[in-house]
This is a predicted structure of a 103-nucleotide RNA (Glycine riboswitch aptamer) from a Hyphomicrobiales bacterium. Model confidence (mean pLDDT): 77 of 100.
RNA sequence: UAAAUCUCCGCGGAAGAGUCCGGCGGGGGCAGCAAUGCUCCGCGUCGGCGCCGAAGGCGCAACCGCCCCGGAAACGCUCAGGCCGAAGGACCGCGGAGAGUUG
Numbered sequence: 001u002a003a004a005u006c007u008c009c010g011c012g013g014a015a016g017a018g019u020c021c022g023g024c025g026g027g028g029g030c031a032g033c034a035a036u037g038c039u040c041c042g043c044g045u046c047g048g049c050g051c052c053g054a055a056g057g058c059g060c061a062a063c064c065g066c067c068c069c070g071g072a073a074a075c076g077c078u079c080a081g082g083c084c085g086a087a088g089g090a091c092c093g094c095g096g097a098g099a100g101u102u103g
Stems, first nucleotide, its partner, number of pairs: 005099009018049001020048006026041006050083003056079001057077003063071002
């Protein structure tokens, strides 16, 4: 003391798929003197069915690798997660800090 690369922080961008069914709870409306009845609500929770892939996780036919072993993904699975909005979000861009290789 560059570039690449990695980590962290800040800002910006960032897809997909349920206004489904039922139980319980909560809240609202209407009727009623009341008890209560009827009804509504992407409010909570549990279960069911359907669905999505871009936290994380797992897998490797082709590909890399002479072979074995092994390896990554935006590919596959859907365990986890998610399916109005919000949040989250792989990844991308900019800025900052640190690590770090080379000279």